[in-house]
Context: one part of a larger RNA
RNA sequence: GAAUCACGCUUGGCGGCGUUGCUAACACAUGCAAGUCGAACGCGAAAGGGGAGCAAUCCCUGAGUAGAGUGGCAAACGGGUGAGUAACACGUGGGUGACCUGCCUUCGAGUGGGGGAUAACGUCCCGAAAGGGACGCUAAUACCGCAUAACAUCCUGUCUUUAGACAGAUGGAGAUCAAAGCUGGGGAUCGCAAGACCUGGCGCUUGAAGAGGGGCCCGCGCCUGAUUAGCUAGUUGGUGAGGUAACGGCUCACCAAGGCAACGAUCAGUAUCCGGCCUGAGAGGGCGGACGGACACACUGGGACUGAGACACGGCCCAGACUCCUACGGGAGGCAGCAGUGGGGAAUUGUUCGCAAUGGGCGCAAGCCUGACGACGCAACGCCGCGUGGAGGACGAAGAUCUUCGGGUCGUAAACUCCUGUCGAGCGGGAAGAACGUUUCGUGGGUGAAUAACCCGCGGAAGUGACGGUACCGCUAAAGGAAGCCCCGGCUAACUCCGUGCCGGCAGCCGCGGUAAUACGGGGGGGGCAAGCGUUGUUC
Repeated sequence: GAAUCACGCUUGGCGGCGUUGCUAACACAUGCAAGUCGAACGCGAAAGGGGAGCAAUCCCUGAGUAGAGUGGCAAACGGGUGAGUAACACGUGGGUGACCUGCCUUCGAGUGGGGGAUAACGUCCCGAAAGGGACGCUAAUACCGCAUAACAUCCUGUCUUUAGACAGAUGGAGAUCAAAGCUGGGGAUCGCAAGACCUGGCGCUUGAAGAGGGGCCCGCGCCUGAUUAGCUAGUUGGUGAGGUAACGGCUCACCAAGGCAACGAUCAGUAUCCGGCCUGAGAGGGCGGACGGACACACUGGGACUGAGACACGGCCCAGACUCCUACGGGAGGCAGCAGUGGGGAAUUGUUCGCAAUGGGCGCAAGCCUGACGACGCAACGCCGCGUGGAGGACGAAGAUCUUCGGGUCGUAAACUCCUGUCGAGCGGGAAGAACGUUUCGUGGGUGAAUAACCCGCGGAAGUGACGGUACCGCUAAAGGAAGCCCCGGCUAACUCCGUGCCGGCAGCCGCGGUAAUACGGGGGGGGCAAGCGUUGUUC
């Protein structure tokens, strides 16, 4: 000098950008943080309003709305944290002739015909609740057969590449394996109608390729300790089998006795890793907070299910600790998501606004959801910028201080005169961030029998802003509201007076102080920084 700082001074005017639990991966009240689709499916209220009736009640509307349920997709992303991990975890470069891949893109083929259930719902029962049970009814893009079968798999030949075939090409007889519908428009024909039929859109099944994403393997790199020297039985290898998307002791049976280590095994300690950040002339040293990538974790430990993908933060099961409810029989929960609370601590913010933008999920779309994100707020925590006035003004006021008593200094400083108007205050105007999507008008092209519909474009119009009446601009008045902190012996820039008298005190090092202290305390003066200045801790 620099920085995720903390503290002190008192101090402190404004703005922009950024950052903000380093400690207890301690425990958590409350709210929100993952839903969406009626163009997959069957059900289906109520309040309110209107009407009829003496009334009970009924009808219409509300409304096929709200709503829950079946089903699909998403929930494996996004967000948090760094406990564990010294490891193929990460970084870098490769391999996969040992692999997977939903949605998306391109190309090909198909989408025929049947069946049985079940939730919701109704009736009843059990339970304090959480919840559960019995019987009955019903639908589907839910579930299950059948048909068709290219490809694929199994079996079996040949050829090619290769170190090696489980790869590729080609052939054979067979065996196994698919599907689902929804929606828009339509002139003629058929049909009582629904519809058939024609034609689009979204889907579904199957195959080939791609993109993006992932799994596994390998070379090299990756902290300290030898006051840790030996470690190892699924251990090392083989054969066979199982398992996996996939190689493999990954698992198992049998066989062999190997494998690692002074080039540091094992053990112990510490620690997420990197891009980078800080420092330094560099070499290097230190760090890994914010941002980006990877990994790991989600109360603690274990396990699998579903699924393209998890061994799954806001899913499930078991065990444990803790908290809560209970009718004592039994249940519920997991902020290392955003806010917030307690606790610990030197120390770290709002229980705010909005989906307007960007991005994500679902949906044909409108749209819905989104504590991601965008904003605002708190904090001088950091960096940067601005201001606290400018010009003139005395051989120089008052006052203070020093004095050799002549005078010197504060000092053009003030007063005073003229001027300006940043910031702040008041008043007025007032954005960009918005273009899509959508609707509508016109128009071109594609598909099509079609001047329907649908798809792709072009032009015009309508409409959408949390921040926010914010930024910014203009006007008004007014020098008015805005300076402190540390230091002055040397290092190190800046000197005198008084007080004190080895006392009280200072101090980073050297060292000051015992009666003339530039080193202590105060005054005057000076120096350095400046909305900050110093101090402490850590690192270079």

Notes
The prediction has a mean pLDDT of 80. Small-subunit ribosomal RNA, 5' domain from an uncultured bacterium, 540 nucleotides, folded computationally. Rfam family: Bacterial small subunit ribosomal RNA.